[in-house]
Molecule: small-subunit ribosomal RNA
Organism: metagenome
RNA sequence: AGAGUUUGAUCCUGGCUCAGGAUGAACGCUGGCGGUGUGUUUUAAGCAUGCAAGUCGAACGAGCCGUCUUCGGACGGUUAGUGGCAGACGGGUGAGUAACGCGUAGGAAUCUACCCCAAAGUGGAGAAUAGCCCCGCGAAAGCGGGAAUAAUACUGCAUAGUCUCGUUUGUAGAACAAGAAUUCACAAGUUGUUAAACCAGCUUGGAGUUCUCGUUCUGCGGGCGAGUAAAGGGCAUAACUGCCCGCUUUGAGAGGAACCUGCGUCCUAUCAGCUUGUUGGUGAGGUAACGGCUCACCAAGGCUAUGACGGGUAGGGGAUGUGAGAGCAUGAUCCCCCACAAGAGCACUGAGACACGGGCUCUACACCUACGGGUGGCAGCAACUAAGAAUAUUGCGCAAUGGGCGAAAGCCUGACGCAGCGACACCGCGUGAAGGAUGAAGGCCUUCGGGUUGUAAACUUCUUUUCUGAGGGAAUAAGGUUCGAUUAAUCGAAUUUGAAGGUACCUUAGGAAUAAGCACCUGCAAACUACGUGCCAGCAGCAGCGGUAAUACGUAGGGUGCAAGCGUUAUCCGGAUUUAUUGGGCGUAAAGAGUUCGUAGGCGGUUUGUUUAGUCAUUGGUUAAAGACCUUAGCUCAACUAAGGAAAGGCUGGUGAUACUGGCAAACUUGUGUCUGGUUAGGGAUGUUGGAAUUCCCGGUGGAGGGGUGAAAUCCGUUGAGAUCGGGAAGAACACCAAGGGCGAAGGCAGACAUCUGGACCAAGACAGACGCUGAGGAACGAAAGCUAGGGUAGCAAAUGGGAUUAGAGACCCCAGUAGUCCUAGCCGUAAACGAUGCCUACUAGCUGCUCCGAUUUUUAUCGGAGUGGCGCAAGCUAACGCGUUAAGUAGGCCGCCUGGGAAGUACGGCCGCAAGGCUAAAACUCAAAGGAAUUGACGGGGGAGCGCACAACCAGUGGAGCAUGUGGUUUAAUUCGAUACAAAGCGAUGGACCUUACCUGGGUUUGACAUGUUGAAAGUAGUUCCGAUGAAAGUCGGAGUCAACCGUAGAAUCGGUAAUCAUCACAGCUGUUGCAUGGCUGUCGUCAGCUCGUGUCGUGAGACGUACGCUUAAGUGCGGUAACGAGCGCAACCCUCACCCUAAGUUGAAUAUUCUUAGGGAACUGCCUCUGCAUUUGCGGGGGAGGAAGGAGAGGAUGACGUCAAGUCAGCACGACGCUUAUAUCCAGGGCUACACACAUCCUACAAUGGGAAGGACAAUGGGUUGCCAAGCCGUAAGGUGGAGCUAAUCCCAUCAAACCUUCUCUCAGUUGGGAUUGAGGGCUGCAAUUCGCCCUCAUGAACGUGGAAUUGGUAGUAAUCGCGGGUCAGCAGACCGCGGUGAAUACGUUCUCGCUCCUUGUCCACACUGCCCGUCAAUUGAGGAAAGUCGGGAGUGCCCGAAGUACCCCUUCGCGGGGUCCUAAGGCAAGCUCGGUAAUCAGCGAUAAGUCGUAAGAAAGUUGCGA
Repeated sequence: AGAGUUUGAUCCUGGCUCAGGAUGAACGCUGGCGGUGUGUUUUAAGCAUGCAAGUCGAACGAGCCGUCUUCGGACGGUUAGUGGCAGACGGGUGAGUAACGCGUAGGAAUCUACCCCAAAGUGGAGAAUAGCCCCGCGAAAGCGGGAAUAAUACUGCAUAGUCUCGUUUGUAGAACAAGAAUUCACAAGUUGUUAAACCAGCUUGGAGUUCUCGUUCUGCGGGCGAGUAAAGGGCAUAACUGCCCGCUUUGAGAGGAACCUGCGUCCUAUCAGCUUGUUGGUGAGGUAACGGCUCACCAAGGCUAUGACGGGUAGGGGAUGUGAGAGCAUGAUCCCCCACAAGAGCACUGAGACACGGGCUCUACACCUACGGGUGGCAGCAACUAAGAAUAUUGCGCAAUGGGCGAAAGCCUGACGCAGCGACACCGCGUGAAGGAUGAAGGCCUUCGGGUUGUAAACUUCUUUUCUGAGGGAAUAAGGUUCGAUUAAUCGAAUUUGAAGGUACCUUAGGAAUAAGCACCUGCAAACUACGUGCCAGCAGCAGCGGUAAUACGUAGGGUGCAAGCGUUAUCCGGAUUUAUUGGGCGUAAAGAGUUCGUAGGCGGUUUGUUUAGUCAUUGGUUAAAGACCUUAGCUCAACUAAGGAAAGGCUGGUGAUACUGGCAAACUUGUGUCUGGUUAGGGAUGUUGGAAUUCCCGGUGGAGGGGUGAAAUCCGUUGAGAUCGGGAAGAACACCAAGGGCGAAGGCAGACAUCUGGACCAAGACAGACGCUGAGGAACGAAAGCUAGGGUAGCAAAUGGGAUUAGAGACCCCAGUAGUCCUAGCCGUAAACGAUGCCUACUAGCUGCUCCGAUUUUUAUCGGAGUGGCGCAAGCUAACGCGUUAAGUAGGCCGCCUGGGAAGUACGGCCGCAAGGCUAAAACUCAAAGGAAUUGACGGGGGAGCGCACAACCAGUGGAGCAUGUGGUUUAAUUCGAUACAAAGCGAUGGACCUUACCUGGGUUUGACAUGUUGAAAGUAGUUCCGAUGAAAGUCGGAGUCAACCGUAGAAUCGGUAAUCAUCACAGCUGUUGCAUGGCUGUCGUCAGCUCGUGUCGUGAGACGUACGCUUAAGUGCGGUAACGAGCGCAACCCUCACCCUAAGUUGAAUAUUCUUAGGGAACUGCCUCUGCAUUUGCGGGGGAGGAAGGAGAGGAUGACGUCAAGUCAGCACGACGCUUAUAUCCAGGGCUACACACAUCCUACAAUGGGAAGGACAAUGGGUUGCCAAGCCGUAAGGUGGAGCUAAUCCCAUCAAACCUUCUCUCAGUUGGGAUUGAGGGCUGCAAUUCGCCCUCAUGAACGUGGAAUUGGUAGUAAUCGCGGGUCAGCAGACCGCGGUGAAUACGUUCUCGCUCCUUGUCCACACUGCCCGUCAAUUGAGGAAAGUCGGGAGUGCCCGAAGUACCCCUUCGCGGGGUCCUAAGGCAAGCUCGGUAAUCAGCGAUAAGUCGUAAGAAAGUUGCGA
């Protein structure tokens, strides 16, 4: 310090999320030690038990116990009581409280026990009472009666002043009143002047200043009078007396307490008015004290937009967390203040309380009870129950510190000091250290080579913090007591006090011994592999991951991070400049109120003087301590603790400065305003008036239609329309002029004239003298529609009706038509009320129009002012688009508004309105986006240009029939599999009877049909020939014969080894899956003209330019111009075939070749001429011509850019992963792939006379042939048979090679002499085999079919059409495919339309890219909120009734602590409302939810341009 996330990509806006720090935390997994802190945040819920406030015998009497006793008593201890002091502190909690409660700075009208200081005093009497005793009541708590007694308890008396009160007097000050003098930015009246005033004078009043006198009050003094006190005890002494502790009065101090004030102190205006003791006065009461604190009377005030009153929430501060800071959040522990003590009220005592462990009363709850009545208050420390995610021991001790009492010892102290529990937090330490490679084993991965875990382990050496055992062992202690000394303070000696704790700490022995986990590893964000799973299980903070190769799920190995902890959850700050003071915005992203006037407020021109409030400087006080910061110091360090120091800011006092701002006073003219003159316009209001048009009415002419539309119809018309002419009526709107031209604040304003009225501008002076700008609330105006009342109504026209369109048509189109539109009066108050741009002022290049006024003058030019437009790379600004003197630039002033999208401009509440509705204006819930501008594409029932057998023109077809082939479907044991829009379907397959074959049924085999290797066996063995049995075959079983190879060795079949062979183990095998894991190959857009790069330039960027423009081309082909200059892949050319010529060579019986074959070469390039069009040179196009075999790429082929379609193929091949392994492998037989209601695709043959049949006749080319082509001849009707010559091919054969064609004959328009399907019979050929299931021949049979609906295909020339021939595959089988030649057309005006494509441009809410996106109702599930007859509960009040305790007062009284009453009040009751919440049948809307229904509203001209009211 930033990062992720909206998009195909970009910039911006904007939200969401993450990384950091923190916690009184909780949860999960794990857990060695110590130190220091910390621990019911929830129910101010309830509490068993124990303890938490007592003490004093040196105030007092008595009882009991003990000791002593001179028996009188004394002494010591102890118990309850009287009395004193303390129980108002300490400790707890945060319910209430938005307040002088707290904080800070000040103030004056007060009190104060104990303590300190000073002064004075402490005399003398009296009457009771508790305890104790007796009697009685009661269950108890407790109470009553009688008798006796003491005090530092109680009551008088005496004395006292510097105390209190009264009175008198001196002095100083203040206030008030009267009189006199004087002054005036004052008011009124009056006189003069004047048109009226201003103005001048006078009178009266008022105000100010000074002086004199009087009254009252306050402060400080003096005098006099009256009133008010006390208590004793202890020690010493023989006593006098002394000392100590007390007591009384007064003053002062310290500390404490009460009161008052300025300033600060949360949210809400969907709380706007509140208040009657209320605000003030007079008097009285009351209080420690001021005061409406209380009361009587008087006045009518007081508070509030600078937020009163109301509602909600909350103890406040020092501080704590975070942050760079400003801030934001918090208020545990520690310290200060406040409030409270079960919920309320009340007083008493006291120095102090309205009192946590005191009292009275009421209420709720709990307990005891003899039912009569009593008792209680843990928000003290522990503990318990409940609640909750959650928070500890019914511990030890008063040794220390502190507190109460006491003269003291001492007693008490759950304050406190310690210990216990909890990783709750912070800090520290450890779990070992050094060496150690064969890089062990094991695990995991692997490309099988290895890598990694990993110096890690083992092993060697060493150490001992911790641990275990043993021994030693603190500080914290100062004091106190006793004795002695001293006037005293104090000093000396002796003795004694530790909970923690036998703890910390120290020493020693032992032995690596006792000690590591958690989270994460897709990006943010450090860290990767394998297996499992298969949109399942699951993960997830955000983006997102998972649908068979998951670094994202689960596990493992490895790694990363932190570490006795690690993660998660919750909350706060930060990042977030995302509320912006520091430090944001508002044309289009959220955001300028529709406009103007104007109040408060904010801001404000020039000069001088004064003041010093703001401001600045300096200084004083304060801001407790702790904390934070700095420096030291103490625990071995640290956390922790101690000491010292410093500082910011706040408040307040003093002194000084005076530039600026403010106040006061005086002036100025430039801002502003007024006056005079001139001009200007659809500015406003009222009235009068005009012509054209429309409709209607009347009349004339006339006679069949009119009207309307894409086309029609409804409609009008022979009762006379429409058309035309004349006359009349009515209402509304004002052509031309007329122009992004004028006026107005905006809305808005248009025939003409008149009257009334508002504004603006110009010119020149004069006057006033800051009078100004903005403007919360407020007021006025405010299109259209709408509302109320009354008129008016020609045209137009919501609603409505009809006709069309349509799947429907509640619409668009048409025919009618009512509100309304118009006027008057009044409401409404909103619009995309827009320049989507608030108002005012100043400054910052220009160019060019228009309107109004003026000046000059060379009179049509120049200049000035005001307004209104356009352009603009001046600068500048902006995310960009764009803005640019009319700013969206540079600055200043003021106002309004915004803070993610949706829910929602909605609900509720309030105000306004007759209503419609308007203004104000949320939340729950939900999403991770929503959005702006620009970019590249794609798309458009947008535009422009162009191309293509794309259309058009022409020819022939397909779609109808029969058959063939393929496909779907169906069937089947199987009908193997794939291809399946164009771009599958005579496709893989260039040829399924067996084989093929992958499918089915059945029968077999299991190291296998095939390959390599290991180990073992391995001679009559392997191989081979023959035979038999069985079988459908494969195979199985058996027999006979023959008979091996290589090496060693003298030799041999015999021995050894190798090989064959057999067995075994590794493995083979798979047309099994995945073409969405792949390679390779292929299709398609498309032989379309495109696709890119380098450098440079432009742009924040995505990107653009280049490649766009003009002309041109088949072409991004070329040229011109140009911020581009060049280049690459494509185009073209180079290659092949054909056409012409030349040369050379040449087999085929011979010869010839200008004809044939082969090889090589030439030839064509817009090269030449002419006319013409465009044009800037160049150049391009068109017409014609020469030459030429060929003329505008000569024809055809091969050649397929970057890419698209997860296109096709794992079954051609290869290959990753997965699957099968006596089977998904392999062998065999048979069957199937050939099925058949049907649908589709592609062919063939036809429907006939341009034809069929018969006879005769003519002309090709490409090709193939030895497992072959096969001649002649002969046989057969024929298929074919026989035969064997020739040919390894320009030689022989297929093949005398053709057919259409030509000639002649016949048929004569018919289901025929067309057509040949189907079927029967008989034959031929191939082949082990022809039944399922081949082809051919002959004879017979003789189906549909008479030119084919919607729709649709091919073809632009040697093409279509038509005719045959050959070849491959192949044993055989061709209607298919690949080739070959013969005959040989028609048409193209042209680019409007259909389809496809290219380029430019435009719009876009599309980017999976229009087969896109997307809206609303309905149906389903679900969520939260709203309304709702009601119903339940809480809160704050009001009125009335009742009214405890208690203060004050009154009365009675047996004088008692008695009785009664009045006022006030808590609680309670009744009543009508207010307010907040819970819940509710039902209702309406909203949100959410892979694949529901209906339509298609929006985005392109979205198919009716869209949108606002």